[in-house]
RNA sequence: GCAGUGGUAGCUCAGUGCCAGAGCCCCAGUCUUGUAAACUGGCCGUCGGAGGUUAAAAUCCUCCCCACUGCU
Numbered sequence: 001g002c003a004g005u006g007g008u009a010g011c012u013c014a015g016u017g018c019c020a021g022a023g024c025c026c027c028a029g030u031c032u033u034g035u036a037a038a039c040u041g042g043c044c045g046u047c048g049g050a051g052g053u054u055a056a057a058a059u060c061c062u063c064c065c066c067a068c069u070g071c072u
C1' cells in the first nucleotide's frame, strides 16, 4: 500500500429500515440470627465520528478514526 472482519450499557454479545435489547456486574428490597443462594424492582447508551438516502437509519451509501487478520 491492497483486501477482509469488527466497533452497540461497566463486561460479553444480540438486533440486516419502523419504540435500542438480553445475560453478567452494580444498587435497593423480600427471605435469613448473619452471609450466600433464590425472588422482585432499579441504575446504566449521543449505537466509533461526520455527511448523504429515506416518511422513518444501529441497520443502506460515502469519507474518516480505532482494533484485528491475510497479502505485498
Stems, first nucleotide, its partner, number of pairs: 001071007010024004026042005048064005
A computed fold for a 72-nucleotide RNA from Porocottus allisi, annotated as transfer RNA. It matches the Rfam family "tRNA". Rfam links the family to the GO term triplet codon-amino acid adaptor activity. By type it is a transfer RNA. The RNAcentral record of the sequence draws on ENA. Taxonomically the source falls in Porocottus (Eukaryota, Teleostomi, Clupeocephala, Euteleosteomorpha).